[in-house]
């Protein structure tokens, strides 16, 4: 220094303006009425990798340590059954520079987004003062 168990805290972001009117109220061709539709705007949980950033450190020169950094690369996580080392569901990129290499870097145009309520919803209301993927800190004893 280190695992298993226990324990405590932590653990999600978001439609600004504008159109339309299901449908409503009123009966006077007027009010009302979608964050859901239309145009536009906006938002990115955890872990990993990661040729890039930044600090410290060494300093001839290689380099060492921290931290940060992918929605659409690989796994996970919120739902249902169940009762459990289980099953079921589970979204979305390309292209163009650079370079020895690019799924992560630069630039550009796309795309994605559980369930249950409402005028069809990522963003509103709700289940949820929850549930978690995990992150920090701690107690304990053996080896």
């Nucleotide at each position: 220094g280190u695992a298993c168990u226990c324990c405590u805290u932590c653990g999600g972001g978001g439609c600004a303006g504008g159109g339309u009117g299901a449908g409503g109220c009123a009966a006077a061709u007027g009010c009302c009425a979608a964050u859901u539709c239309c145009c536009g705007a906006u938002c990115g949980g955890u872990g990993g990798u990661g040729a890039c950033g930044c600090a410290u450190c060494a300093g001839a020169a290689a380099g060492a340590u921290g931290c940060g950094a992918a929605g659409u690369c690989c796994a996970c996580g919120a739902g249902c059954c169940u009762u459990u080392u289980g099953g079921c569901a589970u979204g979305a990129a390309c292209u163009g520079g650079u370079g020895u290499g690019a799924a992560u870097c630069c630039a550009g145009u796309a795309c994605c987004g559980a369930c249950g309520g409402u005028a069809u919803a990522g963003u509103c209301c709700g289940g949820a003062u929850g549930u978690a993927a995990g992150a920090a800190g701690g107690a304990u004893a053996a080896a």
Source information: FMN riboswitch aptamer (RFN element) from a Bacillota bacterium, 143 nucleotides, folded computationally. Its Rfam family is "FMN riboswitch aptamer (RFN element)". Rfam describes the family as follows. The RFN element is a highly conserved domain that is found frequently in the 5'-untranslated regions of prokaryotic mRNAs that encode for flavin mononucleotide (FMN) biosynthesis and transport proteins. Lineage of the source: Bacteria > Bacillati > Bacillota. Of the family's consensus pairs, 96% are formed in the model.